[in-house]
RNA sequence: GCCAGCGUAGCUCAGGGGUAGAGCGAGGAUUUCAUAAGUCCGAGGUCAGAGGUUCGAAUCCUCUCGCUGGCACCC
Numbered sequence: 001g002c003c004a005g006c007g008u009a010g011c012u013c014a015g016g017g018g019u020a021g022a023g024c025g026a027g028g029a030u031u032u033c034a035u036a037a038g039u040c041c042g043a044g045g046u047c048a049g050a051g052g053u054u055c056g057a058a059u060c061c062u063c064u065c066g067c068u069g070g071c072a073c074c075c
Stems, first nucleotide, its partner, number of pairs: 001071007010024004018055001027041004048064005
């Protein structure tokens, strides 16, 4: 340099045009003499950034950024 994949909650990841979710974690409640475990509750997101398409974009297209892998070049 070229190609591909990935970027979504604190972490691990779903969701691939029509209200953004789960598990774990953090917080609260309940239970217990107490702690742990269990059960319940609500919170937490400019969906990497910008532009475009669309009535409508996390989702499709383009560019940029970051990470990972492959190939090539140099030596």
The RNA shown here (transfer RNA) has 75 nucleotides and comes from Candidatus Woesebacteria bacterium RIFCSPHIGHO2_12_FULL_42_9. Its Rfam family is "tRNA". By type it is a transfer RNA. From the family's description: Transfer RNA (tRNA) molecules are approximately 80 nucleotides in length. The RNAcentral record of the sequence draws on ENA. The organism belongs to Candidatus Woeseibacteriota, within Bacteria.